Small-subunit ribosomal RNA, central domain from an uncultured bacterium, 346 nucleotides, folded computationally. The coordinates come from a structure-prediction model, not an experiment, and the mean pLDDT is 85.
[in-house]
Context: one part of a larger RNA
């Protein structure tokens, strides 16, 4: 490189928009690069290829006839593929009229519930555990009552429900704002599909500065438990969780299943449309589950939401270890992140 894969065996890039690139819907006419046809020229020797032939045969042979692919040039075909004119609407946007939504940002706001804080009643324990002990408590705890502060999260609703490209979104309410989904067929008229490299966003720790700090709680402390206990349990508790702005770029970032079209049995729930209907059955489009056919797969499972049948574009994989570790280079305060061998060994 070919050829084969890439749910679990190695292999789908965490996810988007997107530049070069590839790929590209119906139809006229055209043109003739690609593509086919004939004809010439070239195609040194060796080398393929093919008849004969020589070493006894075979390997072999610079023996010997012949030919191919390839390149130039000519004269020609036009079906497909390009180009270049036109013209269409089924893909793809655009109107309009309805939907549904923890989809994003910002303010604004509320109850519960822990914790502190005062004050009242009130008295000897409270708290933890398998047991208990560290810890609170006669300077009045726990418990109850009333008021106040603070900070975070939002019971119930609720749901193999809903949204979002993914990360992820959950109290109300208000303003800005993103996609969708159905109905129509007014309008453009192929504008489209994939996308190297660049580029946005990206859980959770972590990091910077400046706040906040009620509960959790790595780190430490101290009781326990064990042979020991740098641990599982308990009483404490600090970074940290929270906010604002700026890094950081990984996660079993999982569906362990890259987008995109178009085909190919049925059952059954359930969301949001539209149709019908007096209500319903029932019909259809979008999502989202369960069982299955056929068809795959190595099984197990996949099975209109494919892991089947085909196309079109990107990434990645090539035994295990060494190693995602060296070195070098970009990025980063830093943590480290991307990139990514060999040598040995089995």
């Nucleotide at each position: 490189c070919u050829g084969g894969g890439c749910g679990u065996a190695a292999a789908g890039g965490g996810u988007g928009g997107g530049u070069a690139g590839g790929u590209g819907g119906u139809u006229u006419c055209u043109u003739a690069a690609g593509u086919c046809a004939a004809g010439a020229g070239u195609g040194a020797a060796a080398g393929g290829c093919u008849g004969c032939g020589g070493c006894u045969c075979a390997c072999c042979c610079g023996g010997u006839a012949g030919u191919a692919a390839g390149c130039u040039c000519u004269c020609g075909a036009a079906a497909c593929u390009g180009g270049g004119a036109g013209a269409c609407u089924a893909g793809a946007g655009u109107g309009c009229a309805g939907g549904a939504g923890a989809g994003g940002a910002a303010a604004g706001u509320g109850g519960a519930a822990u914790u502190c804080c005062a004050u009242g009643u009130g008295u000897a324990g409270c708290g933890g555990u398998g047991a208990a002990a560290u810890g609170c408590g006669u300077a009045g705890a726990g418990a109850u009552a009333u008021g106040g502060a603070g900070g975070a999260a939002c019971a119930c609703c609720a749901g193999u429900g809903g949204c979002g490209a993914a990360g992820g979104c959950g109290g109300c309410u208000u303003u800005c704002u993103g996609g969708u989904c159905u109905g129509u067929a007014a309008c453009u008229g192929a504008c489209a599909c994939u996308g190297a490299g660049g580029u946005g966003c990206g859980a959770a720790a972590g990091c910077g500065u400046g706040g906040g700090g009620a509960g959790c709680a790595a780190a430490c402390a101290g009781g326990a438990u064990u042979a020991g206990a740098u641990a599982c349990c308990c009483u404490g508790g600090u970074a940290g969780u929270c906010c604002a702005c700026g890094c950081c770029g990984u996660a079993a970032a999982c569906g362990a299943u890259g987008a995109g079209u178009g085909c190919u049995a049925a059952g059954u729930g359930u969301u949001g449309g539209g149709g019908g209907u007096g209500g319903a059955a029932c019909c259809u489009c979008a999502g989202u589950g369960c069982u299955g056919a056929a068809g795959u797969u190595a099984a197990c499972g996949c099975a209109u939401c494919a892991a089947g049948c085909a196309c079109u574009c990107c990434u990645c994989c090539u035994g295990g270890g060494g190693a995602g570790g060296a070195c070098g280079g970009u990025c980063g305060c830093a943590a480290g992140a991307c990139u990514g061998a060999a040598a040995c060994u089995c």